[in-house]
RNA sequence: CCCACCCACGCGCGAGAGUCCGCAAGGCCCUGAAAAGCCCGGCGGCGCCGAAGGCGCAAUCCGCUCGACAAUCGCUCAGGCAAACGGAGCGCGUGGGAGUC
Numbered sequence: 001c002c003c004a005c006c007c008a009c010g011c012g013c014g015a016g017a018g019u020c021c022g023c024a025a026g027g028c029c030c031u032g033a034a035a036a037g038c039c040c041g042g043c044g045g046c047g048c049c050g051a052a053g054g055c056g057c058a059a060u061c062c063g064c065u066c067g068a069c070a071a072u073c074g075c076u077c078a079g080g081c082a083a084a085c086g087g088a089g090c091g092c093g094u095g096g097g098a099g100u101c
Base pairs, nucleotide, nucleotide: 001099005097006096007095008094009093010092011091012090013089018046020045021044022043023042026039027038028037047081048080049079053077054075055074056073060068061067
């Protein structure tokens, strides 16, 4: 010590897939009481998504056994399928580290 590499933090962007079906309960509205409608969360079922996480594999390396090793590729355990939350990855900024001179 500009840029670039790694980590952390902050801000911004950020996709996909049923707000499907059924059951019980609560609230709102309404009423003599209900029904219907709306809201919320719980359970079950089927369908689906893939960008938290997790798992798997090529080239290659070791070596010819075994093993090591990648992804936004695959699998869907988990997660998700209105909004919200989350969200790989990307951009900008700050700090530190490594590295170089």
A computed fold for a 101-nucleotide RNA from Panacagrimonas sp., annotated as Glycine riboswitch aptamer. Its Rfam family is "Glycine riboswitch aptamer". From the family's description: This family represents the bacterial glycine riboswitch. Lineage of the source: Bacteria > Pseudomonadati > Gammaproteobacteria > Nevskiaceae > Panacagrimonas. It was read from a public genome assembly, where an Rfam model found it.